[in-house]
Molecule: Bacterial large signal recognition particle RNA
Organism: Solirubrobacterales bacterium
RNA sequence: CCGUGCUAGGCGGGGCGCUAGCGGUGCCCUGUACCCGCAAUCCGCUCCAGCGGGGCUGAAUUCCCACCCAAGAGCCGGACCUUCGAGGUCAGUGCGUCGCGGGCGGUGUUGACGGCCAGGUCCUGCGCGAUGGACGCCCGUGAACCAGGUCAGGUCCGGAAGGAAGCAGCCUUAAGCGUCAGCGCCCAUGCGCCGCAGGAGUGCCUGGCCCGAGCCGACCACGGCGGGAUCGCUCGGCAGGUGUGUGUCCGACGGUGGGUGCACGG
Repeated sequence: CCGUGCUAGGCGGGGCGCUAGCGGUGCCCUGUACCCGCAAUCCGCUCCAGCGGGGCUGAAUUCCCACCCAAGAGCCGGACCUUCGAGGUCAGUGCGUCGCGGGCGGUGUUGACGGCCAGGUCCUGCGCGAUGGACGCCCGUGAACCAGGUCAGGUCCGGAAGGAAGCAGCCUUAAGCGUCAGCGCCCAUGCGCCGCAGGAGUGCCUGGCCCGAGCCGACCACGGCGGGAUCGCUCGGCAGGUGUGUGUCCGACGGUGGGUGCACGG
């Protein structure tokens, strides 16, 4: 120096949390680097600090140490946002009230605002109609006998001629029964794009006449006053969050350097 076989070691690490402390399970960051069992009202250890059982690799790119870089986490400080409380202000906002008549909007010479007249809507009375109901008329039906007319057959009187009473049938009716429409009369009314008269009233609507250009608005702007405290503002709290730092601590991956066995054979 090479080969073979072993052993130490390795088969992830870090931060937080927990802990007297160290690990693990847990959360997070890196990274890809075995398996089974135990374990957060915890599990197992004791400063050489997981325990128990198995598997792979194995003295170097792989193990150990130091330094550099640096993801990331914790802590601290400070800023901002959400949130809670207190305060004070109008020379900020919002709110209330009064004003102004600038904006905007609507309407107006197809005549605004205003004025006058009339009518309707409202109330009362009368009437008309409508609707509902009853009755009457009309129409129909309707009497074995105790309604009428005509009365076959049959019956009675008569010598005969001819008379008499009269059932059925038919017709017409009384009482009764029924009814579409129509007419008449009576009663009723939460009915009326009906009439007459009287009243009430300026609310609303309609129409006509006069005048001749504005009128209206719950909105915005502007101004005054007010102050009740929504927001802004100040101070304070810290429950949460987002950034930040020539801050502090730890620090994965990576890089650089150094260190580190045994046996046999050649």